[in-house]
Large-subunit ribosomal RNA, domain VI from a Puniceicoccaceae bacterium, 257 nucleotides, folded computationally. Rfam family: Bacterial large subunit ribosomal RNA. Gene Ontology terms of the family: ribosome and structural constituent of ribosome. Lineage of the source: Bacteria > Verrucomicrobiota > Opitutia > Puniceicoccales > Puniceicoccaceae.
Context: one part of a larger RNA
RNA sequence: CGCAAGAGAUUUGAGGGGUUCAUUUUCUAGUACGAGAGGACCGAAAAUGACGAACCUCUGGUGUUCCGGUUAUCACGUCAGUGGUAGCGCCGGGUAGCUAUGUUCGGAAAAGAUAAGCGCUGAAAGCAUCUAAGCGCCAAGCUUCUCCCAAGAUAAGAUCUCUAUUAAGGAUCCUGGUAGACCACCAGGUUGAUAGGCUGGAUGUGUAAGUGCAGCAAUGCAUUAAGCUAACCAGUACUAAUGAUCCGUUAGGUUUG
Repeated sequence: CGCAAGAGAUUUGAGGGGUUCAUUUUCUAGUACGAGAGGACCGAAAAUGACGAACCUCUGGUGUUCCGGUUAUCACGUCAGUGGUAGCGCCGGGUAGCUAUGUUCGGAAAAGAUAAGCGCUGAAAGCAUCUAAGCGCCAAGCUUCUCCCAAGAUAAGAUCUCUAUUAAGGAUCCUGGUAGACCACCAGGUUGAUAGGCUGGAUGUGUAAGUGCAGCAAUGCAUUAAGCUAACCAGUACUAAUGAUCCGUUAGGUUUG
């Protein structure tokens, strides 16, 4: 820009794409078969591998500062307590998120038309013949089925609802994230829990500081499962989403040709 009014939702599916795997064990059954050795078809069940998709409850990884330990040195006048630097100084753990080696799920079943092939009836050709007329069966392959995208499918589809104009609706702007290079998308904008803060909780770390007691002291014990705690879960308008602006118009009528 188009889809001959504009708009908000919900959809159909022309067409396109994805998938299409393999193995083992058990039962049937030590049955059929076979002198024996051995050992099934058909059918049923349970697992596994590789591959793929989604996810983070579990098992782990990461988690540059969430907690703790610790070395050297400097600073805060000193002690104590802290902070800076040393690849996060090093080390032990670890929330959210992201992840695989972790978890869940998938290939199923079925239909139609067929290939090679197997047939029925059956002449040409008194016989025979699956074929010439006619009628069946049959493959991981084909078309459906199943999963995803999909009306620029210009043949531009359909349904519901709103608006008869200062309209419906959309955008600018702002708070943000289930989204993201930007844009877009999504959640919100006081008739508000969108983000921050605060409160509570969860989680993690592992018993803070100060004080008291014991000890010459290093240190230990008590107060104290303390103190602190990112991205997590709730609640709460304290702060910020202010005020506003812009876009968006017509069924039909008239005139001229």